[in-house]
Molecule: Lysine riboswitch aptamer
Organism: Oceanobacillus sp. J11TS1
RNA sequence: GUGAAUGGUAGAGGUGCAAAAACCAUCAGUAAAUAUGCAGAGGCAGAAUAGGCUGGCGUUGAAGCAUAUGGAAAGGGGAAUUUGCCGAAGUAUAAUAAGCCUUAUUCUUAUUAUACUGGUACUUGGAUUGAAUAAGUCCAGUGCUGUCAUAUAGGAAACUAUGUGGAGGGCUAUCAGCUGA
Repeated sequence: GUGAAUGGUAGAGGUGCAAAAACCAUCAGUAAAUAUGCAGAGGCAGAAUAGGCUGGCGUUGAAGCAUAUGGAAAGGGGAAUUUGCCGAAGUAUAAUAAGCCUUAUUCUUAUUAUACUGGUACUUGGAUUGAAUAAGUCCAGUGCUGUCAUAUAGGAAACUAUGUGGAGGGCUAUCAGCUGA
C1' cells in the first nucleotide's frame, strides 16, 4: 500500500430489542364461592374437545335457570427500574420431547431446522393471531431515519446536498492474508 472471498475481535443505528419480580389498565362486576326459589340426575379436577382412567362431590338434592351477596386469576398489553444485549429480536411452518391414557383434533412450554422482516411512525387499508375497539405479524401505501452502492452539483481534499437503488447473509474499524521498503 492493498485488504476480493473466508474467519476472529471491537462497534454504530434509535420513540432501539428482550427478560425479570413488583406496579397499572384490560380480562370483568366475568368465573369460582354463598343464600333463596324452580327443577330432578348427574357433575367436578387432572390444558380444551371426544372417549377412557383415577380421585372427590351428588336424591341429606347434581347440572341448568332466576334473584341477591360476593368477587378473582392465567394468557395478551403499558410505563418506569434492573439485567442481558445490537438478528438485538419478532412472526410463520415443520420435527422431537413434556403437559394421566389415545398413531385423534387443537393448545401451552422447551429445543432444533427452514423461510420472511434494516429500524421506526402512521393508515377507520387487506389477511391473520387475539375476549378485545388492546397489542402483534405478513402484505400494500405514505413519511422519517441509519448504512452501503451509484448519478448529478459544489469542494483542493475531507465532505456536503439532491435523486435512484440494495438489504442485517447488510454496514464501520481492526487483525489474520498478500505486496514493497